[in-house]
RNA sequence: GCGGUGUUAGCUCAGCUGGUAGAGCACCGGACUUUUAAUCCGAUGGUCGCGAGUUCGAUCCUCGCACACCGUACCA
Numbered sequence: 001g002c003g004g005u006g007u008u009a010g011c012u013c014a015g016c017u018g019g020u021a022g023a024g025c026a027c028c029g030g031a032c033u034u035u036u037a038a039u040c041c042g043a044u045g046g047u048c049g050c051g052a053g054u055u056c057g058a059u060c061c062u063c064g065c066a067c068a069c070c071g072u073a074c075c076a
Stems, first nucleotide, its partner, number of pairs: 001072007010025004019056001028042004049065005
């Protein structure tokens, strides 16, 4: 350089045919009681990597860019 995969909550990850963005853990509040912890309930938390395009409508499709990983080519 070329090709492929990926980027979604603080972390790890789902997200079906384009139609109101989710789970577990963590954090916060409450209940319970044996101090902690555990258990239970609830709440908070989002530029869906960035920009543009298509569309009535985009996390999802198209293009460009950035970053990560994998493969491969070339130079030395």